[in-house]
Context: one part of a larger RNA
RNA sequence: CUGGGUUUAAAGGGUACGUAGGCGGCUCGUUAAGUCAUUAUUGAAAGGUCGUUGCUUAACAACGGACGUGGUAAAGAUACUGGCGAGCUAGAAUUAGACAGAGGUUGGCAGAAUGUGUCAUGUAGCGGUGAAAUGCAUAGAUAUGACAUAGAAUACCGAUAGCGAAGGCAGCUAACUGGGUCUAGAUUGACGCUGAGGUACGAAAGCGUGGGGAUCAAACAGGAUUAGAUACCCUGGUAGUCCACGCCGUAAACGAUGCUAACUGGGUGUAUGAUCGAAUAAGGGUUGUGCACCUGAGGGAAACCAUUAAGUUAGCCACCUGGGAAGUACGCCGGCAACGGUGAAACUC
Repeated sequence: CUGGGUUUAAAGGGUACGUAGGCGGCUCGUUAAGUCAUUAUUGAAAGGUCGUUGCUUAACAACGGACGUGGUAAAGAUACUGGCGAGCUAGAAUUAGACAGAGGUUGGCAGAAUGUGUCAUGUAGCGGUGAAAUGCAUAGAUAUGACAUAGAAUACCGAUAGCGAAGGCAGCUAACUGGGUCUAGAUUGACGCUGAGGUACGAAAGCGUGGGGAUCAAACAGGAUUAGAUACCCUGGUAGUCCACGCCGUAAACGAUGCUAACUGGGUGUAUGAUCGAAUAAGGGUUGUGCACCUGAGGGAAACCAUUAAGUUAGCCACCUGGGAAGUACGCCGGCAACGGUGAAACUC
């Protein structure tokens, strides 16, 4: 190089955009770089290979042929690939008109609950547990009512429902804004796919500065449990949880399933468009785009997957190659740090 794989055995990058590169629709013309055939030349000898011959045979040797898969040149071929030119509309994009949505950012507003404060009613308990105790309470708690205030989260609707590239997104409302789907023509005319590096985004926790601090709650303290109990249970409780700005860049970042395109049976539900107008029935039919479920062919070690493929193909990227040592050491890069990225070997089984 050829070859085998990546849902669960080792293996899909967290996600997107995009540079180089790789790959690329239909038709015509041209070119002849790739490609193909011919010829010439070169490709030392020995060796190897085929044949014949010589030593009684063999080993060995001699002679001849083919081979030497390659290089160079000439004059050709033109299906495919490439270059150039011209055109096309089925890919892609744009436009017009509709549509759905917790998509994003910023502001305003609302009610329930919780905590706290004040006042009132009221009196001896409350709270908590398996049972208790710590704790709170006659300086009047718990409970009930009124008022005030603070922060955070938005019950019901709510759904294997929706939206988003992923992370993720849920009270109401306004402004700004991204993407998607459908329908019918029109416009551009391959403008496409993928994407090493790169850039951007990226839950939670954590970090920096400044706010905020109701709830919950690492650490911590106490009470229990227990042989012990640095836990599980209980009473408290600080970082944090929230906001602004700046870092971090990781997750079972999961569908443990890369992206794009084409093809290959049925059935059911659901979301959202368009369309038809009696079709065996309007609780309908047809046709798109999503989200799910069931079952075929096919696939699979099986579990299972099955038009949203793990089926049948093509293009491009990423990754895997026994377990441990180890995602460690060293070096380098990034970070304020925590740490992240890259990433071995000895040795051992």
Record summary: The prediction has a mean pLDDT of 87. This is a predicted structure of a 349-nucleotide part of an RNA (small-subunit ribosomal RNA, central domain) from Saprospira sp. PdY3. RNAcentral holds the full RNA, with entries from ENA and SILVA. NCBI's taxonomy places the organism under Bacteria, Pseudomonadati, Bacteroidota, Saprospirales, Saprospira.